RNA sequence: GCCGCCGUGGCGGAAUUGGCAGACGCGCAUGGUUCAGGUCCAUGUCCACGCAAGUGGGUGGGGGUUCAACUCCCUCCGGCGGCA
Repeated sequence: GCCGCCGUGGCGGAAUUGGCAGACGCGCAUGGUUCAGGUCCAUGUCCACGCAAGUGGGUGGGGGUUCAACUCCCUCCGGCGGCA
């Protein structure tokens, strides 16, 4: 230099014929159980604003196609692998 694959909450990892993003698990927080801890159970756990209901934003960065994009296209950045 060329080719291919990958990038989603704190971590792993779903959602792909384009149609509700934060599934599920781990971790964490609060509460229950216990003399106490662990185990187990319940609820919550992306961000901003809001008392709340809710509203808006968010899939590595930027742009495009579309009624609609994590998903398709272009470009850039990063990681891995292959070729030279």
RNAcentral holds the sequence, with entries from ENA and MGnify. Predicted 3D model of an 84-nucleotide RNA (transfer RNA) from a Lacipirellulaceae bacterium. Its Rfam family is "tRNA". By type it is a transfer RNA. Rfam links the family to the GO term triplet codon-amino acid adaptor activity. RNAcentral records the identical sequence in 2 taxa. The organism belongs to Lacipirellulaceae, within Bacteria. Its mean pLDDT, the model's own confidence on a scale to 100, is 80.